This is a predicted structure of a 346-nucleotide part of an RNA (small-subunit ribosomal RNA, central domain) from a Candidatus Omnitrophota bacterium. Its Rfam family is "Bacterial small subunit ribosomal RNA". Taxonomically the source falls in Candidatus Omnitrophota (Bacteria, Pseudomonadati).
[in-house]
Context: one part of a larger RNA
RNA sequence: CUGGGUGUAAAGGGUCCGUAGGCGGUUACAUAAGUGUCAGGUGAAAUCUUUCGGCUUAACCGAAAAAUUGCCUUUCAAACUAUGUACCUUGAGGAUGGAAGAGGAGAGUGGAACUGUCGGUGUAAAGGUGAAAUUUGUGGAUAUCGACAGGAACGCCCGUGGGGAAGCCGACUCUCUGGUCCAUACCUGACGCUGAGGGACGAAAGCUAGGGGAGCGAACAGGAUUAGAUACCCUGGUAGUCCUAGCUGUAAACAAUGGGCACUAGGUGUUUGCUCGUAAGAGUAGGUGCCGCAGUUAACACAUUAAGUGCCCCACCUGGGGACUACGGCCGCAAGGCUAAAACUC
Repeated sequence: CUGGGUGUAAAGGGUCCGUAGGCGGUUACAUAAGUGUCAGGUGAAAUCUUUCGGCUUAACCGAAAAAUUGCCUUUCAAACUAUGUACCUUGAGGAUGGAAGAGGAGAGUGGAACUGUCGGUGUAAAGGUGAAAUUUGUGGAUAUCGACAGGAACGCCCGUGGGGAAGCCGACUCUCUGGUCCAUACCUGACGCUGAGGGACGAAAGCUAGGGGAGCGAACAGGAUUAGAUACCCUGGUAGUCCUAGCUGUAAACAAUGGGCACUAGGUGUUUGCUCGUAAGAGUAGGUGCCGCAGUUAACACAUUAAGUGCCCCACCUGGGGACUACGGCCGCAAGGCUAAAACUC
């Protein structure tokens, strides 16, 4: 390379948008590039293969045929691919009318809890643990009542519920705004799918600058435990956690399952539309769960939300370690990220 693979054995890119490229619905006509076909030319010799022949045989040598799977020219065919022209409506998009939603951004508001400050009541403990101690407290703590301030998070509702491409999104109100689904079948008429490079988004931690800082809390300090205890437990506590503007670009970024289309028994929940029905319910479309047939699978399991049956496009794998490394390149303020070997060894 071919082949075979990628839920768990090595292997799906974190996610989407999109360039080139690859692939692409239906009908008619034309062309003949691909495709098939006829003929001709060429495809050196040797080698290889087959059949004969020559050395006693063989190796070896000679002759003929075949082969040289290719290229060029040419005849015909027109199903398929392609190209051109014209058409179609099922794919795709639009229009109109509805629907649900923690989808996103900004602003404002609220209550519970917590901590602090002030004031009242009140007195000796409080706190913490397996037990303690560090710690707080007669300079009045803890407890309790009232007032004020501050920051962060939004209990119940909450649901194998909903939304979003993913990361993720949960108090309430307003403003701006994205997507999806259903119904109608009115419009456009293949406008589609995928997507190397590229771009955008991307939890937490971390970084830069400026704010903020209640609680929690790496580091750090102390008290315990212990043989020791650079831990687990306790008392404190800085960065951080929060906001604004930028950077970083990684995660078990997981369903460890790339995207699209079509087909292949059912049953039972739930959620959002529509139709029918007095209701119970039934049908249908889009999600989201469980069970299960055929089939698949090494097994576990998957099973119309496929890991089944097919097609198209992309990404990735090729024994373990060395190595999510070195060197180089690109990116980053840094931390580091992306790409990615070899020696050696089993």
The full RNA is in RNAcentral, with records from ENA.